């Protein structure tokens, strides 16, 4: 240098144009003598970034950044 890929809550990952979720993990509250298990609420995202198309974009389309696989 080139070819694919990946990028979404603290972590792991869903999400096939129309209200951004789930599992663990946090916070509270219940139960317990008292953790813990359990139950019953919350809180936590400018969807890597800049553009573009579209009534509308996490989603399509382009640059650019990350990180991985490959090749040379």
């Nucleotide at each position: 240098g080139g070819a694919c890929g990946u990028u979404u809550a603290g972590c792991u990952c869903a999400g096939u144009g129309g209200u951004a979720g789930a599992g663990c993990g946090c916070c509270u509250c219940g139960u317990u003598u008292a953790c813990a298990c359990c139950g019953a609420g919350g809180a936590g995202g400018u969807c890597g970034u800049a553009g573009g198309u579209u009534c509308a974009a996490a989603c399509c389309c382009u640059g650019c950044a990350u990180c991985g696989u490959c090749c040379a």
A computed fold for a 72-nucleotide RNA from a bacterium, annotated as transfer RNA. Rfam family: tRNA. Rfam classes the family as a transfer RNA. Model confidence (mean pLDDT): 82 of 100.